[in-house]
Context: one part of a larger RNA
RNA sequence: CGCACGAUGAUUGAAGAGAAGCUCUCCUUAGUACGAGAGGACCGGGAGAGACGAACCUCUAGUGUUCCAGUUAUCCUGCCAAGGGUAAUGGCUGGGUAGCUAAGUUCGGACGGGAUAAACGCUGAAUGCAUAUAAGUGUGAAGCCCUCCUCAAGAUAAGUCAUCGAUUCCCUUCGGGGAUGAAGGCUCCUCGUAGACUACGAGGUUGAUAGGCUGCAGGUGUAAGAUCCGUAAGGAUUUAAGCUAAGCAGUACUAAUUGCCGAACGCUUGA
Numbered sequence: 001c002g003c004a005c006g007a008u009g010a011u012u013g014a015a016g017a018g019a020a021g022c023u024c025u026c027c028u029u030a031g032u033a034c035g036a037g038a039g040g041a042c043c044g045g046g047a048g049a050g051a052c053g054a055a056c057c058u059c060u061a062g063u064g065u066u067c068c069a070g071u072u073a074u075c076c077u078g079c080c081a082a083g084g085g086u087a088a089u090g091g092c093u094g095g096g097u098a099g100c101u102a103a104g105u106u107c108g109g110a111c112g113g114g115a116u117a118a119a120c121g122c123u124g125a126a127u128g129c130a131u132a133u134a135a136g137u138g139u140g141a142a143g144c145c146c147u148c149c150u151c152a153a154g155a156u157a158a159g160u161c162a163u164c165g166a167u168u169c170c171c172u173u174c175g176g177g178g179a180u181g182a183a184g185g186c187u188c189c190u191c192g193u194a195g196a197c198u199a200c201g202a203g204g205u206u207g208a209u210a211g212g213c214u215g216c217a218g219g220u221g222u223a224a225g226a227u228c229c230g231u232a233a234g235g236a237u238u239u240a241a242g243c244u245a246a247g248c249a250g251u252a253c254u255a256a257u258u259g260c261c262g263a264a265c266g267c268u269u270g271a
Base pairs, nucleotide, nucleotide: 001154005165006164007163008162009161010160011159016151017150018149022050023049024048025047026046027045028044034039052108053107054106055105056104060102061101062100063099067095068094069093070092071091072087073086074085075084076083077082112146113145114144119139120138121137122136168179169178170177171176184261185260186259188204189203190202191201192200209255210254211253212251213250214249215248216247218244219243220242225238226237227236228235229234
């Protein structure tokens, strides 16, 4: 830009594109058929496994330089105590929420149909026989086309459904120009389940979108101060304490200011 008014949301899937497509073992049928024996099935039923793939984070784990604790050296806050800085950019060490992740968890290949390949048939002439083929008609594969999953109406044959808004005003040389500005959208702002940017998605006071605060979960592991015991290092009590990121709720305290775009048309007659 188009899809002959402008929008919001949903949807069909022609033609097509993509993804997937794997294999093995064991049990049973059955030590049956077959075979002198050795050996040893088809068909059918069932149970597992590996590799591969997708999704996810409940569990098991990893990471988690924004959480907690311990600790060495040194410097600083005048000193004690309590804290903070630096130690090759986490000083070192022990743990760890969310997120991300696999080695973890769940699921997948199926079933079935159609047309076939090699191959095997039925009927059957040419050729009184024979012949699966010439007419006609079947069986048959992990392969092909469907079935399952994803994309998809620029499918210009531009589809379908539901809902919303309107079908006004002025001027005109009748070609057009101007005004109003609906539904809705954009910009802007608060953001994340999204993300390089963009896009996408959630919100913008008729508000829980983010921050803050409150509560909870989870983490760390019993803070500081005080009291008591000990000459002291240190220990005990107050105290499952204190602190606490990304998690879950609640709560307008803070920040979500404004501005702009956006229909009024076309078709009907037939030279």
A computed fold for a 271-nucleotide part of an RNA from a groundwater metagenome, annotated as large-subunit ribosomal RNA, domain VI. Rfam family: Bacterial large subunit ribosomal RNA. The full RNA is in RNAcentral, with records from SILVA.